[in-house]
RNA sequence: CCAGACGGCCGGAUGACCGCUCUUCGCCCGGGAAUACCCUCGGGUGGGGGGAGGAAAGUCCGGGCUCCACGGAAACACGGUGCCGGGUAACGCCCGGCGAGGGUGACCUCAGGGAAAGUGCCACAGAAAGCAUACCGCCAAACCCGCGGGUCCUGUUCGGCCCGAGGGCGGCAAGGGUGAAAGGGUGCGGUAAGAGCGCACCGCGGCGCCGGCAACGGCGGCGGCACGGUAAACCCCACCGGGAGCAAGACCAAGUAGGGGUGGCGGAUCCGCCGCAGGGCAACCUGGCGGCGCGAUCAGGCGGGUUUCCGCGUCGCCACCCGGGUCGGUCGCGCGAGGCGUUCGGUAACGAGCGUCCCAGAUGAAUGGUCAUCUCCCGCGCGAGCGGGGACAGAACCCGGCUUACAGGCCGUCUGGCACC
RNA sequence: GCCGGCUUAGCUCAGUUGGUAGAGCAGUUGAUUUGUAAUCAUCAGGUCGGGAGUUCGAGUCCCCCAGCCGGCACCA
Numbered sequence: 001c002c003a004g005a006c007g008g009c010c011g012g013a014u015g016a017c018c019g020c021u022c023u024u025c026g027c028c029c030g031g032g033a034a035u036a037c038c039c040u041c042g043g044g045u046g047g048g049g050g051g052a053g054g055a056a057a058g059u060c061c062g063g064g065c066u067c068c069a070c071g072g073a074a075a076c077a078c079g080g081u082g083c084c085g086g087g088u089a090a091c092g093c094c095c096g097g098c099g100a101g102g103g104u105g106a107c108c109u110c111a112g113g114g115a116a117a118g119u120g121c122c123a124c125a126g127a128a129a130g131c132a133u134a135c136c137g138c139c140a141a142a143c144c145c146g147c148g149g150g151u152c153c154u155g156u157u158c159g160g161c162c163c164g165a166g167g168g169c170g171g172c173a174a175g176g177g178u179g180a181a182a183g184g185g186u187g188c189g190g191u192a193a194g195a196g197c198g199c200a201c202c203g204c205g206g207c208g209c210c211g212g213c214a215a216c217g218g219c220g221g222c223g224g225c226a227c228g229g230u231a232a233a234c235c236c237c238a239c240c241g242g243g244a245g246c247a248a249g250a251c252c253a254a255g256u257a258g259g260g261g262u263g264g265c266g267g268a269u270c271c272g273c274c275g276c277a278g279g280g281c282a283a284c285c286u287g288g289c290g291g292c293g294c295g296a297u298c299a300g301g302c303g304g305g306u307u308u309c310c311g312c313g314u315c316g317c318c319a320c321c322c323g324g325g326u327c328g329g330u331c332g333c334g335c336g337a338g339g340c341g342u343u344c345g346g347u348a349a350c351g352a353g354c355g356u357c358c359c360a361g362a363u364g365a366a367u368g369g370u371c372a373u374c375u376c377c378c379g380c381g382c383g384a385g386c387g388g389g390g391a392c393a394g395a396a397c398c399c400g401g402c403u404u405a406c407a408g409g410c411c412g413u414c415u416g417g418c419a420c421c
Numbered sequence: 422g423c424c425g426g427c428u429u430a431g432c433u434c435a436g437u438u439g440g441u442a443g444a445g446c447a448g449u450u451g452a453u454u455u456g457u458a459a460u461c462a463u464c465a466g467g468u469c470g471g472g473a474g475u476u477c478g479a480g481u482c483c484c485c486c487a488g489c490c491g492g493c494a495c496c497a
Stems, first nucleotide, its partner, number of pairs: 001417010012374007020051013053392001057403002060401005065245004071310006078241005083097005098112001099110004113236002118234002120230003135176002137172003143168003147164006184202006203225001204223002207220005249331004259322007267298004271293006277286003300315004324496003338357008375390006422493007431446004440477001448464001450462003470486003474482001
């Protein structure tokens, strides 16, 4: 100098003028209260102070907070996470390590438990796709079949024996071929041909020892190799999770019709009252019938996954639909797992101590506009300069993460190459 | 603000234990007809919204984005 890897940071600056919003202090006006101030609410005016982000976004995780009376127990279902150790309020996040893969390297990537618990699937092709198998191919002896040759007997055939090539039966899984994947790989020996059949090395499995908290690693000897892949397929194991969400929820004010429809369930016992029936001369009586009850008990419904049990609350109930009224205000609402600086512990994430600071709270929704100077980028111009432009995007209960978008720029550490000293 | 759903041919939609993506309408070409429509035959048209991942293999499973649609106020 070129090419690259990783980490961190910034996200136009300054000034003037005019505005918006929140807050605080003073003055003035008005309402309430009081009848003097004080207090409280609202408005105006003047001064001081604060006023978008690294992602405020997507709403993908984890919490705080609020309600569901969720209170207790158990089971099931559902959802999520998944190497090991640590950090944290917690996490699917972060840090460190291990293993696997990629890169010459700095370094990067990994949903990375279990496939010897079970089930399913592995299309097409291929002989065979999970109890393995044999299409082409390779192969000695024996056996079977027919053919050819020789030889023996015989007049000849048949037949016996021998030889040759071929087929069958049989042996094999080395090679070819199919496939994403074919039941270890390479080499030597061995064999009829072959094969972990034998041996060496590598891989794999289990055993022992050593190192490490662990994941795991190293060494030794054993086993001839059994156990293909897929769990972001069902599943198993371990761990975690009650549900809903600030339109949660609380209060004030105003107003309306606790109106209508459809479907389902309104059961039992007791008590009281009324009517009828029966009996009795009557008062009255009743294991009779029917109706009613702000009545009682049990059952039943509902109580934000299901079921069961206990307990509690509530009730003529439950589900759906059509209607009626308001669409005003206050709180929740910002001191917080808070920011900055520094010291110490820790490899780090992070933690502890000390000091210091208060830093957005709108609700048709503020955080802006103009001008000047400077800065950055683009275009034109030899040049002075001229013209245009300022990334992504904008709080809405809050916090910790992840992911995604982003013009341009700055800093640090490291790697590879070339050249020179 | 919060919570759900959808995206497949020009249009409307199917597509399940993951294995060569289909239907109807529309379109092309031909036949029929004097001609058109209808009818019959035929053909074309798809990176399954986009990007990564798991897998031998993804429309389907998982993750991240984009676009579109819907629901949720309070009182009685």